[in-house]
Context: one part of a larger RNA
């Protein structure tokens, strides 16, 4: 310098573990807001910071029920200094408080800030408290202009809105990259987006619908029919109905009601704390006993998690069985009260002509349906429709209105489930993460888990800067388990000893 061998050190794979995730299933809920709301800023304990709570009544206040021996949340311990069997802390039901900012709404503004007007009260020198004052809609009263009635405006009062929020729903706008192996009709797609509003579902709906010589009988939904008839620079693609089986069923009103919503009310459930809940001992290893031996016991409970390894009989809890003073849902009796209340069975409509749109259907032989523009019928002795059009026949009645399920979603709450992840996985986020950090902004966006059964976290004492590290000593079963902490892989670096040059 190489290679062996041992012993390190740097390192943080690997195993093993779970406090988070990530899919689903059943059940609830599906809204919060001018009674001030999502969100936040500042506060706020005796003690400095964060975090949870909570709001000048501030880790909190009254009350009414559970429940019990301990408590004054967390990191997080230490002091201090108080509370509690006269029932504290804790759950739970209902209430009081509830700064500022923010639809923010008295006016302004660079959010958490400045700055008023009125009214009342109370003081009087100033001033000091409480309430109120945005807008726009609707209604009703008073007033009123150019301009005589009037209107339009003004003004007062009462109701309503306003903003957020994960999807899901209708509705009015509506792309492009894409495919078509370029591309222009197509096609992506009525999809992504934006705007309006709704509801826990929303839409849709009781045939001027289908069908075919039988006949069916709102509407949604799934499975077929079918990747079929069709449409289609007939290219890429697009793509259905009848009818058939299912899931769920319900029917009504418009000159006098079918309901509907409220508010007392009978009952009966269920929800928000909770109660009771069986049955093991001995010995052995062990640092510890659920392990292993022997013997026994419960089970309507042997689901599960914990306890110094692995526990049906230890401890929480499980099956079962019980339980609400207050509130709030649901059904359910009964009463009242408003509600339905438009129109007068549906005229500028039905048809038509042009020019667009949906329909699976690209103007096509193109029926239907809608509707910018111009036209324009009939009145049940009538009208629509059966896919160009006619005729026979059959079939339903447009131009009013209401409607549960049976589908869709899941921001959220309980509970349970996984041939899901287990710390470069699984949510970006197991940890104080949408932080830190980055950018003027829009917006991007990490890393980072494990001692030990239990801190029993190393008291003395040595070296050293009253250092950093380190050696005894002690605790532990384990200290190569020492806090840079489970295990401890390779690269990397070194030491010792042999060999070999």
């Nucleotide at each position: 310098a190489g290679c062996a061998c041992a012993a390190g050190g740097c390192g943080g794979a690997u195993g093993c573990c779970u406090u988070g995730g990530c899919a689903g299933c059943u059940g609830a809920a599906g809204g919060c807001g001018a009674u001030g709301a999502a969100g936040g800023a500042c506060g706020u304990a005796g003690u400095a910071a964060c975090u949870u709570g909570c709001g000048a009544u501030a880790a909190g206040c009254u009350u009414c029920g559970g429940g019990a021996a301990g408590g004054u949340g967390g990191u997080a311990a230490a002091c201090a200094a108080c509370c509690u069997u006269u029932g504290a802390u804790c759950c739970g039901g209902a209430g009081a408080u509830u700064u500022c900012c923010g639809a923010a709404u008295g006016g302004g503004a660079g959010a958490a800030c400045c700055c008023a007007g009125u009214g009342u009260g109370c003081a009087u020198a100033a001033g000091c408290a409480c309430a109120u004052u945005a807008u726009c809609u609707u209604a009703u009263a008073c007033u009123g202009a150019a301009u005589a009635c009037a209107u339009a405006g003004g003004u007062a009062u009462a109701u309503g809105a306003g903003g957020c929020a994960a999807a899901c729903c209708u509705a009015g706008g509506g792309a492009a990259c894409u495919g078509a192996a370029a591309c222009a009709u197509c096609u992506a797609a009525g999809u992504a987006c934006c705007u309006a509003g709704a509801g826990g579902a929303a839409a849709a709906g009781a045939a001027a619908u289908c069908a075919a010589a039988a006949g069916a009988g709102a509407u949604u939904c799934c499975g077929g029919u079918a990747g079929u008839a069709g449409c289609g620079g007939c290219g890429a693609g697009c793509g259905a109905a009848a009818c058939c089986g299912g899931a769920u069923c319900a029917g009504c009103c418009c000159u006098u009601a079918a309901g509907c919503u409220u508010u007392u009310u009978u009952a009966a459930g269920a929800u928000u704390a909770g109660c009771a809940a069986a049955a093991c001992a001995u010995a052995c290893u062990g640092g510890a006993a659920a392990g292993u031996a022997u013997g026994g016991c419960c089970a309507u409970a042997g689901u599960a998690g914990g306890u110094g390894a692995u526990a049906g009989c230890c401890c929480u809890g499980u099956a079962u069985g019980c339980g609400a003073a207050a509130a709030u849902c649901u059904u359910u009796u009964a009463a009242a009260a408003g509600u339905g209340a438009a129109a007068u069975c549906g005229a500028g409509u039905a048809g038509g002509u042009c020019g667009g749109g949906a329909c699976a259907c690209g103007u096509g032989a193109a029926a239907u349906c809608u509707u910018g523009a111009c036209u324009g019928a009939a009145c049940a002795u009538g009208g629509g429709g059966g896919g160009a059009c006619c005729a026979u026949c059959c079939u339903c009645c447009a131009a009013g209105g209401c409607u549960a399920a049976a589908u869709a979603c899941u921001c959220u709450c309980a509970g349970c489930u996984g041939a899901c992840c287990g710390a470069u996985a699984g949510u970006g986020a197991a940890c104080c993460a949408g932080u830190a950090c980055c950018g003027u902004g829009a917006g991007g966006g990490a890393a980072a888990g494990g001692c030990g059964a239990a801190a029993a976290g190393a008291a003395c004492c040595c070296c050293g800067g009253c250092g950093a590290g380190g050696g005894g000593a002690g605790u532990g079963a384990a200290a190569u388990a020492g806090a840079a902490c489970c295990u401890g892989a390779a690269a990397c670096c070194u030491u010792g000893u042999g060999c070999u040059u």
Molecule: large-subunit ribosomal RNA, domain I
Organism: uncultured SAR86 cluster bacterium